[in-house]
Context: one part of a larger RNA
């Protein structure tokens, strides 16, 4: 390089945006770079191949032909690719109307309950905890119960294989700023598209820096149990942290373990958001568009299974894989305050 692959065997980048590049809708005309054809020149000889001949044969040698699949020039063709020009509307986008939504940011407000602390009242000997206990709390008055004040965090029911978001993720209410999507109109632009090496941005939790905050929970830690031991599981405490602001980190079983886009390919059924129509009446039926589930044919698959939300059938662009261990390690580079991340081997060994 060819070839084969990537749901579970090795393999889809965590996600997006976008540069170069690759790929790209319909019609007409032109050009002729790619493409196709003719001619000419060249493509040394030898070799290879075919035929003939010479050494007794063969190897070997000689002669002739073919071939040298290439390159260049020139003449032509114009279907396809490309380029140029003009146009088109179905891809894409805009506009108008419409709808749903825990999409994002900021501000502010709320209450039931919980929990804890402080003060006060009632009240008396236990409470708590477990498999059973003990540590612990309590006559300095606990637990329980009532009232008041306060703080922090999280938002029961609604709640749903419900919704929204590119992913991470998003759930009390209100206001405000703001992103995206659906449906209908078919008014406008006229291929403006798809993908995307690098780049850039976003990116759970934990962790880090500075300043706040700290109710509950709770790594570490201490104690009590258990046990042969128990650096655990259970119990009593409890610091970082969890929360907020600003900044860093850049990783996850970041999973659908399934990259993006487009077109096509039986059905059945549920649900969410719209549109149209109908009998006819506020509930159902038919139909259509978009999302999201369950089953299932063809087809695919090693099987499991997937099956219009494909793992089917195709095209297109990117990423990635190439026996196990060594190793996602060493070294070097880049990034980071650090923790570390990223890129990424080899010896050796089976």
């Nucleotide at each position: 390089c060819u070839g084969g692959g990537c749901g579970u065997a090795a393999a889809g980048a965590g996600c997006a945006u976008g540069u170069a590049g690759g790929c790209g809708g319909g019609u007409a005309u032109g050009c002729a770079a790619g493409u196709c054809g003719g001619u000419u020149g060249u493509g040394a000889a030898a070799u290879c191949c075919u035929c003939u001949g010479g050494c007794u044969c063969a190897a070997c040698c000689a002669g002739a032909g073919a071939a040298c699949u290439g390159c260049a020039a020139u003449c032509g063709a114009a279907a396809c690719u490309g380029c140029a020009u003009a146009c088109c509307u179905u891809g894409a986008g805009u506009c108008c109307a419409u709808c749903a939504g825990a999409g994002g940011g900021a501000a502010u407000c709320g209450g039931a309950a919980u929990c804890u602390a402080a003060g006060g009242g009632u009240g008396u000997a236990g409470c708590g905890g477990u498999g059973a206990a003990a540590u612990g709390c309590g006559u300095a008055g606990a637990u329980a119960u009532c009232c008041u004040u306060g703080a922090g965090a999280a938002c029961a029911c609604c709640a749903g294989u419900g919704g929204c978001g590119a992913a991470g993720g998003c759930g009390g209410g209100u206001u405000u700023c703001u992103g995206g999507g659906u449906u209908g109109g078919c008014a406008c632009u006229g291929a403006c598209g798809c993908u995307g090496a690098g780049g850039u941005g976003c990116g759970a939790a934990a962790g880090c820096u500075a300043g706040g905050g700290g109710a509950g929970c709770g790594a570490a830690c201490a104690g009590g149990a258990u046990u042969a031991g128990a650096u655990a599981c259970c119990c009593u405490g409890g610091u970082a942290g969890u929360c907020c602001u600003a900044g860093c980190c850049g990783u996850a079983a970041a999973c659908g373990a399934u990259g993006g886009g487009u077109a096509c390919u039986a059905g059945a059924u549920g649900u969410c958001g719209g549109g149209g129509g109908g009998g006819c009446a506020u509930g159902c039926c038919c139909u259509u568009c978009g999302g999201u589930g369950u089953c299932g044919c063809a087809g695919c698959u090693a099987a499991c299974g997937c099956a219009u939300u494909a793992a089917g059938c195709a095209c297109u662009c990117c990423g990635c894989c190439u026996g196990g261990g060594g190793a996602g390690u060493a070294c070097g580079g880049c990034c980071g305050c650090a923790a570390g991340g990223u890129u990424a081997a080899a010896a050796c060994u089976c």
Notes:
RNAcentral holds the full RNA, with entries from ENA. Predicted 3D model of a 350-nucleotide part of an RNA (small-subunit ribosomal RNA, central domain) from an uncultured prokaryote.